RNA sequence: GAAGGGGGGCAGCGGAUCGCUGCAUCCUUAAAAGGAUGUGGAGGAAAGUCCGGACUCCGUAGGGCAGGGUGCCGGGUAAUGCCCGGGUGGAAGGAUCCAUGGAAAGCGCCAUAGAGAAGGAAACCGCCCUGAUGGGCAAGGGUGGAAAGGUGAGGCAAGAGCUCACCAGCAUCGGGGUAAUCCGAUGGCUUGGCAAGCCCCACCUGGAGCAAGGGCAAGCAGGAGCUUGGGUGGCCCGCCCACAAGCUCCGGGUAGCCCGCAUGAGGGGUGCGGAAACGCACCUCCUAGAUUGAUGAUUCGCCUCGACAGAAUCCGGCUUAUAGCCCCCCUCGUUUU
Numbered sequence: 001g002a003a004g005g006g007g008g009g010c011a012g013c014g015g016a017u018c019g020c021u022g023c024a025u026c027c028u029u030a031a032a033a034g035g036a037u038g039u040g041g042a043g044g045a046a047a048g049u050c051c052g053g054a055c056u057c058c059g060u061a062g063g064g065c066a067g068g069g070u071g072c073c074g075g076g077u078a079a080u081g082c083c084c085g086g087g088u089g090g091a092a093g094g095a096u097c098c099a100u101g102g103a104a105a106g107c108g109c110c111a112u113a114g115a116g117a118a119g120g121a122a123a124c125c126g127c128c129c130u131g132a133u134g135g136g137c138a139a140g141g142g143u144g145g146a147a148a149g150g151u152g153a154g155g156c157a158a159g160a161g162c163u164c165a166c167c168a169g170c171a172u173c174g175g176g177g178u179a180a181u182c183c184g185a186u187g188g189c190u191u192g193g194c195a196a197g198c199c200c201c202a203c204c205u206g207g208a209g210c211a212a213g214g215g216c217a218a219g220c221a222g223g224a225g226c227u228u229g230g231g232u233g234g235c236c237c238g239c240c241c242a243c244a245a246g247c248u249c250c251g252g253g254u255a256g257c258c259c260g261c262a263u264g265a266g267g268g269g270u271g272c273g274g275a276a277a278c279g280c281a282c283c284u285c286c287u288a289g290a291u292u293g294a295u296g297a298u299u300c301g302c303c304u305c306g307a308c309a310g311a312a313u314c315c316g317g318c319u320u321a322u323a324g325c326c327c328c329c330c331u332c333g334u335u336u337u
Base pairs, nucleotide, nucleotide: 001332003331004330005329006328007327008326009325010324012302013301014300015299016298017297018296020041021040022039023038024037025036026035027034028033043308047319048318050317051316052315053314054313055209056208057207058206067205068204069203070202071201072086073085074084075083076082087100088099089098090097091096101200102199106198107197108194109193110192124141125140126137127136128135129134149167150166151165152164153163154162168190170187171186172185173184174183175182176181213259214258215257216256222250223249224248225247226246227245228244229241230240231239232238266285267284268283269282270281271280272279273278303306
């Protein structure tokens, strides 16, 4: 440094007036409600609803199969597809970033082009042998995203892991590591890509969701009892009034109201454990809660002139949107000492 990488934080500020809404106190009122005063009132993403949980109900879900999900290894967590650390491969000069089970268990697919697209197969040009028919070969060319280990040397009629050296891969053995995996030795020479096609292996997995779910409970309809009236009847009981009227009670439950509903896997500080994510102990703080759904409007002053955006059961993540600014750590380059 108008070079770069990683992480964290802020989200215009201050005042006045008028509103909206939760709570507390007081006043008016039979109650409903109204008024006064005080006090609280959106976010880092409240968003997308993509994961994971808490909570609730249905239910008993122990095992297996099917289905679904996740996918290198270890750790963290209430849990995760999240986070931390590590491994391998790739990119970069570097800080750092990106990717992530298995294709040598099996099946399937690999258009066009090309001789040939997975058989250790095939031969268009080409190379070699032969007088020719024919035979040997796969180095070079050509096609293709991909052509059967790569480079070099030896060898050969020409060639070829045919042989050798190095490299890549595989298998076995030894050693390090909790593991992924790494290092070394030996061996025969080699066995393409796609698993986001089926599949294999390991692990996880019941469903629905706050319109969950629960409580109180008008009116109407229903049931029971009592009383009264009318009819029948001499009177009483009884029966009827196709469902008479009034009162009381009952269970279910609609409207409505309330709970769920904000003290929580909560925030801040200190100490300890751990490499980290994170955990433990102590101290301290309380910070929205609507349901036609509040959090606004006007105005004054200042500045660096203000982005994306508005809670609806709650919490942990991820992703996406975002004006401008600040802080910390690191890398690279240059200069000075």